[in-house]
Context: one part of a larger RNA
RNA sequence: GACGAACGCUGGCGGCGUGCCUAAUACAUGCAAGUCGAGCGGGCACCGAGUGGGCAACCAGUUGGUGUCAGCGGCGGACGGGUGAGUAACACGUGGAUAACCUGCCUGUCAGACGGGAAUAACGCCUGGAAACGGGUGCUAAAGCCGGAUAGGGCAAUGGGUACGCAUGUACCUGUUGGGAAAGUGCGCGGAGAGCGCAGCUGACAGAGGGGUCCGCGGCGCAUUAGCUAGUUGGCGGGGUAAGGGCCCACCAAGGCGACGAUGCGUAGCCGGCCUGAGAGGGUGGACGGCCACACUGGGACUGAGAGACGGCCCAGACUCCUACGGGAGGCAGCAGUAGGGAAUCUUCCGCAAUGGGCGCAAGCCUGACGGAGCGACGCCGCGUGAGCGAAGAAGGCCUUCGGGCUGUAAAGCUCAGUCACCCGGGACGAGCGAGCGGGGGAGGGAAUGCCCCUGCGGAGACGGUACCGGGGGAGGAAGCCCCGGCAAACUACGUGCCAGCAGCCGCGGUAAUACGUAGGGGGCGAGCGUUGUCC
Numbered sequence: 001g002a003c004g005a006a007c008g009c010u011g012g013c014g015g016c017g018u019g020c021c022u023a024a025u026a027c028a029u030g031c032a033a034g035u036c037g038a039g040c041g042g043g044c045a046c047c048g049a050g051u052g053g054g055c056a057a058c059c060a061g062u063u064g065g066u067g068u069c070a071g072c073g074g075c076g077g078a079c080g081g082g083u084g085a086g087u088a089a090c091a092c093g094u095g096g097a098u099a100a101c102c103u104g105c106c107u108g109u110c111a112g113a114c115g116g117g118a119a120u121a122a123c124g125c126c127u128g129g130a131a132a133c134g135g136g137u138g139c140u141a142a143a144g145c146c147g148g149a150u151a152g153g154g155c156a157a158u159g160g161g162u163a164c165g166c167a168u169g170u171a172c173c174u175g176u177u178g179g180g181a182a183a184g185u186g187c188g189c190g191g192a193g194a195g196c197g198c199a200g201c202u203g204a205c206a207g208a209g210g211g212g213u214c215c216g217c218g219g220c221g222c223a224u225u226a227g228c229u230a231g232u233u234g235g236c237g238g239g240g241u242a243a244g245g246g247c248c249c250a251c252c253a254a255g256g257c258g259a260c261g262a263u264g265c266g267u268a269g270c271c272g273g274c275c276u277g278a279g280a281g282g283g284u285g286g287a288c289g290g291c292c293a294c295a296c297u298g299g300g301a302c303u304g305a306g307a308g309a310c311g312g313c314c315c316a317g318a319c320u321c322c323u324a325c326g327g328g329a330g331g332c333a334g335c336a337g338u339a340g341g342g343a344a345u346c347u348u349c350c351g352c353a354a355u356g357g358g359c360g361c362a363a364g365c366c367u368g369a370c371g372g373a374g375c376g377a378c379g380c381c382g383c384g385u386g387a388g389c390g391a392a393g394a395a396g397g398c399c400u401u402c403g404g405g406c407u408g409u410a411a412a413g414c415u416c417a418g419u420c421a422c423c424c425g426g427g428a429c430g431a432g433c434g435a436g437c438g439g440g441g442g443a444g445g446g447a448a449u450g451c452c453c454c455u456g457c458g459g460a461g462a463c464g465g466u467a468c469c470g471g472g473g474g475a476g477g478a479a480g481c482c483c484c485g486g487c488a489a490a491c492u493a494c495g496u497g498c499c500a501g502c503a504g505c506c507g508c509g510g511u512a513a514u515a516c517g518u519a520g521g522g523g524g525c526g527a528g529c530g531u532u533g534u535c536c
Base pairs, nucleotide, nucleotide: 001535002534003533005532006531007530008529009528012383013382014381015380016379017378018376019375020341025339026338027337029336030335031334034075035074036073039072040071042069043068044067045066046065047064048063049062051060052059053058082294083293084292092218093217094216095215096214097213098212101211102210103209106207107206108205109204110203111202112201114148116146117145123138124137125136126135127134128133155178156177157176158175159174160173161172162171163170164169185199186198187197188196189195220266221265222264227257228256229255232254233253234252235251237249238248239247269291270290271289272288273284274283275282276281296317297316298315299314300313319330320329321328322327347373349372350371351370355369356367357366358365359364386416387415388414389413396407397406398405399404420477422472423471424470425469426468430463436457437456438455439454440453441452442451480525481524482523483522484521485506486505487504491520492519493518494517495516501508502507
């Protein structure tokens, strides 16, 4: 000097940061991932219109609309958020390789969307169970599922050619053969039909972004750890994967690593950075950003473009809870919060207004990401606790050589200003949108209210009646902490008498102690000041 600090004394305001370093201990409660009716069929409620019955209330049934509820289906739940346990490793950093790979959504381009079929939830009925959750049977829809047709481009096999590469081969051109798609779903224009526009869909290529795999180099301790290794090292063939590889398997060979530290043990997430230092270096990895790993412990796969998946599934285990004892439920290292541990670390707050994300044509819904507020002097920064005048100098206190000296312009008193706080009034920026309504223009087109651009109107603010501005009163509400022997800035008196005590080092105290305690005075810093711990 620094700190995610703690402790002691003290404590006025604001801004910006920051806040479980220990038990990756256990968790009550609430919330943290949904959304789409413009994919589909239903249940319920309400409203409307026909039909039948009835004098009517109403009932039955059809149909339209609105809302809601689960269900099928799609996309998202692999992002975002947390933690640092494990990991000494191609985990990370950096530079390469991929002629060994994948890629949903997005962008651009090309082509297409023909014609059939079988089911199954929901629902009805029956039925098991305390519950969780089922079983049987019957019906039904789709952009769900399965065949068929078509195939420009692409894919696979195979033949030819050109160019390139160290090579297995790669790129391009070309021939033959083969297998392989889909949803005419919605909105709109059009008098209708044909048709058209937009969104969405299928096949494919390219791009962008993201990811997988491999390699070189780099960075801990212990040698009181010296030998380690059988899928081990390599080859051939095969399997597997999106993909190379002993990744896995059969066979063959006997290799591979090691004092330039293998193996073992201990410790540890890595980095950008951060702290310190003139630098070299040393220390560190909290907040923020990148990467990795983990999600009660261990194992496993499924779905999917993507996971071997924190708030998904299965199995085992420990623990907790429910139970009708047969059986079930759960996983805060998400945000708050609780207990425990600890020297020690916050609100069970407000809002989706902004930014971002998911779904949706959109309106919108969801979002403890995020934006804010709250608590803590934990840190940094800013401001205030008043300003001027005021005696050769009150009182009090302390010292004294008794003359006086110090406190000290300090106070009182007078004159002022009004920061902050308090009260009253005004009062934001952050808001740009979108839908809708209106105007103008453009591309394409037969055309349009659809699409694109410009523009006018237009609702929406958690923070918050906050910031900020104006006014009001009145010095009123706001100073402490450590030190004064030397190092090291600041001295006297009394008390004590090797006692009580101090102390970072040297050392003080045994009757005049500037070193202990108190007082007066002084020095330093100041909403802080000291102490402890750690690093340089």
Overview: A computed fold for a 536-nucleotide part of an RNA from an uncultured bacterium, annotated as small-subunit ribosomal RNA, 5' domain. The prediction has a mean pLDDT of 82. The RNAcentral record of the full RNA draws on ENA, Greengenes and SILVA.